[in-house]
RNA sequence: CUCUUAUCCAGAGCGGCGGAGGGAAAGGCCCGAUGAAGCCCGGCAACCUGCAGACACAGGUCUGAAAAGGUGCUACUACCUGCAGGAAAAGACCCUGGAUGAUAAGAG
Repeated sequence: CUCUUAUCCAGAGCGGCGGAGGGAAAGGCCCGAUGAAGCCCGGCAACCUGCAGACACAGGUCUGAAAAGGUGCUACUACCUGCAGGAAAAGACCCUGGAUGAUAAGAG
């Protein structure tokens, strides 16, 4: 980098360093010197490992507990929208799906 599967309206700081950007991209709308990014610490969650049980007993599947290890996350629904449909001349609002993206686990 590509592919597969799962998840993405819950949750999480009145801390330290830092010093101007940030919310993927585009268009919007926002956050930011009452301190952005980043780093550290704290925290949240429970994807994987590990633990217990059930089933299968070949790989494994399901359930539960925990938070030791590996990740992840810690403004706004993935901040909103773009494409298709519900749905109508158009627009607004709403809903569903898709696309794109993020994360985990596995494969190449």
This is a predicted structure of a 108-nucleotide RNA (SAM riboswitch aptamer (S box leader)) from Fictibacillus terranigra.
Rfam family: SAM riboswitch aptamer (S box leader). From the family's description: The SAM riboswitch is found upstream of a number of genes which code for proteins involved in methionine or cysteine biosynthesis in Gram-positive bacteria.
It was read from a public genome assembly, where an Rfam model found it.
The model forms 94% of the base pairs in the Rfam consensus.